The RNA shown here (small-subunit ribosomal RNA) has 1463 nucleotides and comes from a sludge metagenome. The RNAcentral record of the sequence draws on SILVA. The coordinates come from a structure-prediction model, not an experiment, and the mean pLDDT is 84.
[in-house]
RNA sequence: AGAGUUUGAUCAUGGCUCAGAUUGAACGCUGGCGGCAGGCCUAACACAUGCAAGUCGAGCGAAUGAGGGGAGCUUGCUUCCUGAUUUAGCGGCGGACGGGUGAGUAAUGCGUAGGAAGCUGCCCGAUAGAGGGGGAUACCAGUUGGAAACGACUGUUAAUACCGCAUAAUGUCUACGGACCAAAGUGUGGGACCUUCGGGCCACAUGCUAUCGGAUGCGCCUACGUGGGAUUAGCUAGUUGGUGGGGUAAAGGCUCACCAAGGCGACGAUCCCUAGCUGGUUUGAGAGGAUGAUCAGCCACACUGGAACUGAGACACGGUCCAGACUCCUACGGGAGGCAGCAGUAGGGAAUUUUCCACAAUGGGCGAAAGCCUGAUGGAGCAAUGCCGCGUGCAGGAUGAAUGUCUUCGGAUUGUAAACUGCUUUUAUGAGGGAAGAUUAUGACGGUACCUCAUGAAUAAGCCUCGGCUAACUCCGUGCCAGCAGCCGCGGUCAUACGGAGGAGGCAAGCGUUAUCCGGAAUUAUUGGGCGUAAAGAGAUGCGUAGGUGGUCUACUAAGCAAAGUGUGAAAUCUUGUGGCUCAACCAUAAGGCUAUGCUUUGAACUAUUAGACUAGAGCACGAUAGAGGUAACUGGAAUUCCUAGUGUAGGAGUGAAAUCCGUAGAUAUUAGGAGGAACACCAAUGGCGAAGGCAGGUUACUGGAUCGUUGCUGACACUAAGGCUCGAAAGCGUGGGGAGCGAACGGGAUUAGAUACCCCGGUAGUCCACGCCGUAAACGAUGGAUGCUAGAUGUUUGGAGGUAUCGACCCCUUCAGAAUCGAAGCUAACGCGUUAAGCAUCCCGCCUGAGUAGUACGAACGCAAGUUUAAAACUCAAAGGAAUAGACGGGGACCCGCACAAGCGGUGGAGCGUGUUCUUUAAUUGGAUGAUAAGCCAAGAACCUUACCCAGGUUUGACAUCCUGCGAAGGACUCCGAAAGGAAUCUGUGCUUUUUGAACGCAGUGACAGGUGUUGCAUGGCCGUCGUCAGCUCGUGUCGUGAGAUGUUGGGUUAAGUCCCGCAACGAGCGCAACCCUUAUGUUUAGUUGGAUUUUUCUAGACAGACUGCCUCGGUAACGGGGAGGAAGGAGGGGAUGAUGUCAGGUCCGUAUUACCCUUACACCUGGGGCUAGAAACGCGCUACAAUGGCCGGUACAAUGGGCAGCCAAGUCGCAAGAUGGAGCUAAUCCCACCAAAGCCGGUCUCAGUUCGGAUUGGAGGCUGAAAUUCGCCUCCAUGAAGCCGGAAUCGCUAGUAACGGUAGGUCAGCACACUACCGUGAAUACGUUCCCGGGUCUUGUACUCACCGCCCGUCAAGCCACGAAAGUCGGAGGCACCCGAAGUCCCUUUAAGGGCCUAAGGUGAAAUCGAUGAUUGGGGUUAAGUCGUAACAAGGUAUCCGUAGCGGAAGCUGCGGAUGG
Repeated sequence: AGAGUUUGAUCAUGGCUCAGAUUGAACGCUGGCGGCAGGCCUAACACAUGCAAGUCGAGCGAAUGAGGGGAGCUUGCUUCCUGAUUUAGCGGCGGACGGGUGAGUAAUGCGUAGGAAGCUGCCCGAUAGAGGGGGAUACCAGUUGGAAACGACUGUUAAUACCGCAUAAUGUCUACGGACCAAAGUGUGGGACCUUCGGGCCACAUGCUAUCGGAUGCGCCUACGUGGGAUUAGCUAGUUGGUGGGGUAAAGGCUCACCAAGGCGACGAUCCCUAGCUGGUUUGAGAGGAUGAUCAGCCACACUGGAACUGAGACACGGUCCAGACUCCUACGGGAGGCAGCAGUAGGGAAUUUUCCACAAUGGGCGAAAGCCUGAUGGAGCAAUGCCGCGUGCAGGAUGAAUGUCUUCGGAUUGUAAACUGCUUUUAUGAGGGAAGAUUAUGACGGUACCUCAUGAAUAAGCCUCGGCUAACUCCGUGCCAGCAGCCGCGGUCAUACGGAGGAGGCAAGCGUUAUCCGGAAUUAUUGGGCGUAAAGAGAUGCGUAGGUGGUCUACUAAGCAAAGUGUGAAAUCUUGUGGCUCAACCAUAAGGCUAUGCUUUGAACUAUUAGACUAGAGCACGAUAGAGGUAACUGGAAUUCCUAGUGUAGGAGUGAAAUCCGUAGAUAUUAGGAGGAACACCAAUGGCGAAGGCAGGUUACUGGAUCGUUGCUGACACUAAGGCUCGAAAGCGUGGGGAGCGAACGGGAUUAGAUACCCCGGUAGUCCACGCCGUAAACGAUGGAUGCUAGAUGUUUGGAGGUAUCGACCCCUUCAGAAUCGAAGCUAACGCGUUAAGCAUCCCGCCUGAGUAGUACGAACGCAAGUUUAAAACUCAAAGGAAUAGACGGGGACCCGCACAAGCGGUGGAGCGUGUUCUUUAAUUGGAUGAUAAGCCAAGAACCUUACCCAGGUUUGACAUCCUGCGAAGGACUCCGAAAGGAAUCUGUGCUUUUUGAACGCAGUGACAGGUGUUGCAUGGCCGUCGUCAGCUCGUGUCGUGAGAUGUUGGGUUAAGUCCCGCAACGAGCGCAACCCUUAUGUUUAGUUGGAUUUUUCUAGACAGACUGCCUCGGUAACGGGGAGGAAGGAGGGGAUGAUGUCAGGUCCGUAUUACCCUUACACCUGGGGCUAGAAACGCGCUACAAUGGCCGGUACAAUGGGCAGCCAAGUCGCAAGAUGGAGCUAAUCCCACCAAAGCCGGUCUCAGUUCGGAUUGGAGGCUGAAAUUCGCCUCCAUGAAGCCGGAAUCGCUAGUAACGGUAGGUCAGCACACUACCGUGAAUACGUUCCCGGGUCUUGUACUCACCGCCCGUCAAGCCACGAAAGUCGGAGGCACCCGAAGUCCCUUUAAGGGCCUAAGGUGAAAUCGAUGAUUGGGGUUAAGUCGUAACAAGGUAUCCGUAGCGGAAGCUGCGGAUGG
């Protein structure tokens, strides 16, 4: 100090989340030691038991009586004296401290600083006194009540208990004359003296009384500060003040009587909610924020409420009285109690300890003291609760052991880690010594800390994490499951994110999680933010109150301000230094700080006060000017509609097209006359006026504001403006008018799947007027007002003035005021703004703080209503939103191209057959390909094989590869079983060789392994299809932009082309285009066998030439285009190969390769048979046809490319033919397929028919291949002779040697071709053109899309879940008011009593108001992978959208009126 997360990417806005620190913590796992701290945050809930406040015999009368002494004697008894000790009572002091808790309390409190009208036991200082009397009472004794608690009566007695008298001031009161007020003794010692022998007396000590002063403590008052809510705006009757009584320690309405009517409040009264306050603690750079455990100061409380007594001090935690709740005892009559003291118990809770030791220390109470008491305190115990410290070993040790894990099988890692060797002993255990804390004594802690010795590596490591943020990675398992998760997000078969393991990282006796608060968050912004479009300028700020701010000069004051001095700001804490525990935590000490504030003095620049002056702000006056500014009255013409009358006849109106509608009862059209209402064409505009809303025919009256000019007056009179007042489009409401046109609702007609809409025909409210409400709009410049400063340009309003000019008011220049466009600087996230600022500054007001819920609920105010204003929360999400960028898309635009359309030719779709596919069937009909981009495709050829499928029979290191061991040559022949694979038997054979092994081969065995057309083409390579042979796709440098990106690549032309030219912040380059390559058309040349009889020539196959807009002309700047010549060929001559970046998770794991997974006597391998050839139906691609441009018969002409030895096969012969036989020739320009062709041409016949068309189907007879032709091949002959007479909707190909027609060859192949690939022959028609369909390219525009329109997305309904509102009511709480009753108690009164009164706690009744809980039902809201209905929005979203309002409708929504552009 930042980081993650909205997007395809970017910038900014904005929220959410994380990394840090903290804790009185809790939970999970784990746990060696010590020091120092802290330990019921919840039920101020209830408490068993013990303890926590007593002490004094030196105040008093008594009792007890250990021990000692004396006496008597019956030597173990009695009595006397003394007296340690103990004790109830009277009396004194203390129980107001110490200890606990935080319920109440928003000020009777606390903090800081002051103040005057006070009291103060014990303590200190001072002065004076302390004389002399009296009467009681407890204890005790007796009687007596009660269960007890506790009493009652009679009698006796003492005091430092109580009461008079005396004395009396520096005390109190005072009428200044005076009056009044006190006390107590006790102890110790003692020379003389006295004695009733107790003592007196003296001294000392300690008490006592009065007064003054101090110290300490406490009471009271003032100022300032100290939470939230305005959905709490008015509160107050002892209330505010005065006078006079009373009361208090003391001022005071503290209280009472009378008088006055005040007091508080927007600077927040009153009311409600919450809360002890502070020093401090925690966080933060700070300012701030949060907090108020422990320690310290103050306050409050002590079961709940009230009250007083005593006392120096209380309205009293361990006192009293009363009331209440609760618990306990009871003899039922009545009593007792108060842990928020220390321990402890129950309960609550996530959660918080021992019924410990000691008064040794420090303090407290009492006492003269010894001492007693002290759960204050000092200590120990429990729990890792926190902070701090220590340890769990150190050094060496490579075969880098073993194990584990991973592996590319080589190794890597665990890892110097271990083992092993040496060393040490902090800690631990055992033993010995042994403190300080204490002054002479006294030590709970404690045989503790510490020291010494011995033993022996011995007793001691876990937790979390490893996708990014964030340090740390692999394997296995799982398969959107189980699960993880702080945010983003992981998991759907290769998960670094789940679970386990190995390894690694972090921290460490702890580690994680959860919770809390601060930080990061400049995310409430004083420091330190914003408001055109992201949230945010109120509709006007028009008038104006409070408030805030305010021009120039002079003087004064000294409040702010500044300086100096001085006081306070407790200690602890904090910072720094030093010191003490071995260090540290901790503790001690010194200094600083504590940012605050009081007082005194000084200053006078600025602000302010007061006084005086000024004129630049502001206003007034005078003279002009423009204008739809406002209100009222009067008035005008055009048009629509209606009425009357005329002319006139069949239509009119309306729409995309129609229909409803009007019209022969005379419409529309046209002419004339009349009625009525509303709105004002042209002028007219980026125009004018107004605060905004808004304002438009003309005239008049009244009236508001603005501008300019002159210089005259006032003299800061100003700006802004919370509340307040006023105005405020349209719609809407009320009352009364008016009503032509238009027109929500409504009716009808269309459209449509539907059409509650868009379109059409009608039409009511309304629109208009008057008066009164409403108070909202995209009320917008989405931009509050005022003032000053900061370049300009252009036109405009003329509105004014001046100058110039002129006859003049034209023109031109300057200036002031408005209203526009463009732009420098600057600003802005960008878009943009830019003297009319969104620039630079000052002042004032309003408003914002993630999205949704929601401008909603509740409450309140206003309103006739509609509704408006004010205005939340629960809950849900991690986004929502702005600007700009690149794409994609649009039922947006512009331009261009393509057999894309059009113009043509021929097909498909109908028939039969062939073939492929779907579906179905089947034991199997193997598998893949499925819009274009699957379907005569993989497959250039399934009878077996192929073959992957099915059935059956077999094999298991295997059909195939490598290694090891043993045996044997290998091989050959033959027999049996079997469908074959295979199994079993016999005979034969003796090879090569560095001579005992090896090589090849065969058999058997052993495992390592082989094998898989098994899965995943969504793990892949490679290859391919497609957009598309479309003209595009990029890069370097530079430049522009915050950036994504842009520029280049756009523009003007041109081209088949991002082809070229010109221009240009671009200049170049790459992949594509073109060219280079092959072939073909012409020529030359070379060569030529097997070709030809031969020269030119043809042919074959090498090389070369040729074409380049080169020439001419026209157009054009150029590129280039049009025409022409020449030429075999002309503008790319024709054809082919060649396919950019990328798209489709396109296709292929069944060509091969290959990751991962799966099978291993089987998903592998061998064999026989079957299947892939099935068949209701549908589709694709073809063949043959339907005939005369033809069929058949006869004759006759002309090719090219290819192929051939397991081959092509000649001649000849046989057969109707397929073919057979035959064997010549040919490894091919030689021979053969093949005299090769067929359409064609020449004759003949058929004559429009289901035919002499067509050939399916079927029967018979043959041929060929092959082990094999049944399932299931091809061919021939004879016979049979089906559908079909040119094909619906729709759809395909083709632009020239092309389409169409005709045949030929080849590959595959034993055989099988209507398919495929090639070849030659014959050989057309048409293209006006780019409006439309399809596809593509470029530019531009809109976008809420980016998985990219097969996108996104809205609302109702249905279902689950969640929180909230309303609700007949029900229950409960707190407070106030009215009334009743009224304990105890202070005070008062009196007739003195079981009296009364005032006040009051508790209790009761009532009516309101308020808060909370709950509530059948109900309302909307939120949310939930794949529900229903539509399609409202985003593109012109298919009717532009949105705002306000009103009506209507299942729903989004539609329509009317006015408005906005965010069209």
Its Rfam family is "Bacterial small subunit ribosomal RNA". Gene Ontology terms of the family: structural constituent of ribosome and ribosome.